[in-house]
Formats: sequence, structure tokens, C1' cells
RNA sequence: GGCCCCGUAGUUUAGUGAAUAGAAUGACAGAUUCCGGUUCUGUAGGUCACAGGUUUGAAUCCUGUCGGGGUCA
Repeated sequence: GGCCCCGUAGUUUAGUGAAUAGAAUGACAGAUUCCGGUUCUGUAGGUCACAGGUUUGAAUCCUGUCGGGGUCA
């Protein structure tokens, strides 16, 4: 340098055109406990890597850039 795959809460990830973007775990608060842990309840936490395009509508489709991985030279 060519080609392929991946990028979504702090972390692991679901969602493959119709949406208020979910789950687990972690964080915080409360209940429970003599205290802690466990358990239960609640809250916060996402510009869906970035930019542009297509579309009535994009995390999702297309192009480019950036980052990570693989493969060929």
C1' cells in the first nucleotide's frame, strides 16, 4: 500500500429503515442488617467514532476520514 471485519452508557453488548436507543454489570440513593456483604426498589449515565449523502423517516443504507483487529504483498 490492496482487501476484509469491528467502532452503540464506565465495562460487556442487543438492536440490520418506523424510534421516548434497550439489557447485564458497575456507580449513586433508599429499604433490609448492630455494621458490612447478599437481596429488593429507584435514579443518573448514550451528540450510536467523525463528516457528508440517500430517504417522509438513518444506530441501521451509500461515500470519505479517524481508530482497532485480521490477511496479502

This is a predicted structure of a 73-nucleotide RNA (transfer RNA) from a Dysgonamonadaceae bacterium. Its Rfam family is "tRNA". It is annotated as a transfer RNA. The source organism's lineage runs through Bacteria, Pseudomonadati, Bacteroidia, Bacteroidales and Dysgonomonadaceae. The prediction has a mean pLDDT of 82.